[in-house]
RNA sequence: UAUUUUAGAUGCCAAACUUGUUGUGAAGCAAGGACGGAAAGCUAUGGGUCUCAAUGAGAUUGCCAAGUUGCGUUG
Numbered sequence: 001u002a003u004u005u006u007a008g009a010u011g012c013c014a015a016a017c018u019u020g021u022u023g024u025g026a027a028g029c030a031a032g033g034a035c036g037g038a039a040a041g042c043u044a045u046g047g048g049u050c051u052c053a054a055u056g057a058g059a060u061u062g063c064c065a066a067g068u069u070g071c072g073u074u075g
Base pairs, nucleotide, nucleotide: 005075012037013036017032018031019030020029021028022027035062041068042067043066045065046064047063048060049059050058051057052056
């Protein structure tokens, strides 16, 4: 330095739900709130699921993969 696994520490993120707001909608954003998470950081690339004004256009990365980036240091 790299990979895998496993403890600990500093911390980090934030489900459901509620309020406000945007959107036709799935859902998104902000605040509260924590079910959980070692990438629950990022990318809609593949698959799945969902929406619509439907031969198309969208949503979902905390559905499964893939790509990519980062923190920590016990064995």
Model confidence (mean pLDDT): 81 of 100.
Predicted 3D model of a 75-nucleotide RNA (c-di-GMP-I riboswitch aptamer) from Candidatus Thiovulum imperiosus.
The organism belongs to Thiovulum, within Bacteria.